[in-house]
RNA sequence: AUACGUUAAAGCCAAACCUUCCGUAAGGUAGGGACGGAAAGCCACGGAUCUAAAAAGAUAGCCGGGUUGCCUUG
Numbered sequence: 001a002u003a004c005g006u007u008a009a010a011g012c013c014a015a016a017c018c019u020u021c022c023g024u025a026a027g028g029u030a031g032g033g034a035c036g037g038a039a040a041g042c043c044a045c046g047g048a049u050c051u052a053a054a055a056a057g058a059u060a061g062c063c064g065g066g067u068u069g070c071c072u073u074g
Stems, first nucleotide, its partner, number of pairs: 003073001005071001012037002017032003021028002035061001041067003045064003048059004
């Protein structure tokens, strides 16, 4: 530098649900919680789904793509 995620360790994230706040809503923030995750880090670029029906918005834990990155092994 590159490929992979079989084993191990260190750490990381946190579904459902409950509470709080924001939002018409989808949904999001914070705390608890742990179903899972090797990008479940980041980016709405393509598709998809959802909300709204005026514009628009949401989902990166739906798939693809871009980009960065921890550890092990080769």

Predicted 3D model of a 74-nucleotide RNA (c-di-GMP-I riboswitch aptamer) from Desulfocapsa sp. The source organism's lineage runs through Bacteria, Pseudomonadati, Thermodesulfobacteriota, Desulfobulbales and Desulfocapsa. Its mean pLDDT, the model's own confidence on a scale to 100, is 84. The sequence was found by an Rfam model in a public genome assembly.